Model confidence (mean pLDDT): 84 of 100. The RNA shown here (FMN riboswitch aptamer (RFN element)) has 145 nucleotides and comes from Arthrobacter silviterrae.

């Protein structure tokens, strides 16, 4: 004490009312904002994660088939769905004034966005996959320019 290896732990938030047979989904008014980066602090700038799609490999299950064999059994390729890893694709939204060396990140003002499935009525906020996964954060141990 850069860095390496291993382990531990942490790692997503948000509603009331009205109408109606029925809506936390419509209407009205609210509320919420993962992770890393940035000459200055970000839901909207750059990148990442998860969800979704494709593809290769991997593990193991099911189905019928071919070859060898007296049989038991062994080997081979194919189809279907699934597990894990890598890669690729897709993936929403901001302007302006001010301050300042510097800010689409701060202050003022006005906007906008939010996967998929479910639901007696259409969902960022309800239920579900999810007591999951994960970008990453922190700590400990050993080693160590």
């Nucleotide at each position: 004490a850069a860095c390496g290896u291993g382990c531990u732990c942490c790692g997503g938030g948000g509603u009331c009312g009205g109408u109606g047979u029925a809506a936390u989904u419509c209407c009205g008014a609210a509320c919420c904002g993962g992770c890393g980066g940035u000459u200055a602090u970000a839901g909207u700038c750059c990148g990442c994660g998860a969800c979704c799609c494709g593809c290769g490999c991997u593990c193991a299950g099911c189905c019928g088939g071919c070859u060898g064999g007296a049989a038991a059994c062994a080997g081979c390729a194919g189809g279907c769905a699934g597990u894990g890893c890598a890669c690729g694709g897709u993936u929403g939204a901001u302007c302006u004034g001010g301050u300042g060396a510097a800010a689409u990140u701060c202050c003022g003002g006005a906007a906008c966005c939010g996967a998929c499935a479910g639901u007696u009525a259409a969902a960022g906020u309800c239920u579900g996959g999810a007591u999951g996964g994960g970008a990453g954060a922190a700590g400990c141990a050993c080693g160590a320019a």
Rfam family: FMN riboswitch aptamer (RFN element). About the family: The RFN element is a highly conserved domain that is found frequently in the 5'-untranslated regions of prokaryotic mRNAs that encode for flavin mononucleotide (FMN) biosynthesis and transport proteins. The sequence was found by an Rfam model in a public genome assembly.